[in-house]
Formats: sequence, structure tokens, C1' cells
RNA sequence: GCCGAAGUAGCUCAGUUGGUAGAGCAUUGCAUUCGUAACGCAAAGGUCGGGAGUUCAAACCUCCCCUUCGGCU
Repeated sequence: GCCGAAGUAGCUCAGUUGGUAGAGCAUUGCAUUCGUAACGCAAAGGUCGGGAGUUCAAACCUCCCCUUCGGCU
């Protein structure tokens, strides 16, 4: 230099052809217990890597850029 994959909550990841952003774990609160853990209920937590475009509407489509990983030379 070329090709491909990935980037979404603190962590691991879903989101299947554009239509309210979610799960598990973790955190906090409540309940339970003599107490703790576990289990149960609830809450909080997101400029969906950045920018621009298309569209009534973009995590999703198009273009440019950044980061990480793999392959080729």
C1' cells in the first nucleotide's frame, strides 16, 4: 500500500431486509434472613466511534475520516 471484519450501557453482546434502543453480568434501592450470600422486585446508566448526505423518519442506506483485529504484498 491492497482486501476483509469489528466499533451500541461500566463489561460481554443482541438489534434479520429504515419506524419508541434492548438482554445478561455489574451498580444502587426495596423485600426476604438473627445476619451475610443466593433468589425475587424496582431504579439508574446510551450524542449507537466522528462528520456529511438520502429520507416524513437512520444503530440500519450512501460517502469521507478515526481506532482495533486478521489476511496479502
Molecule: transfer RNA
Organism: bacterium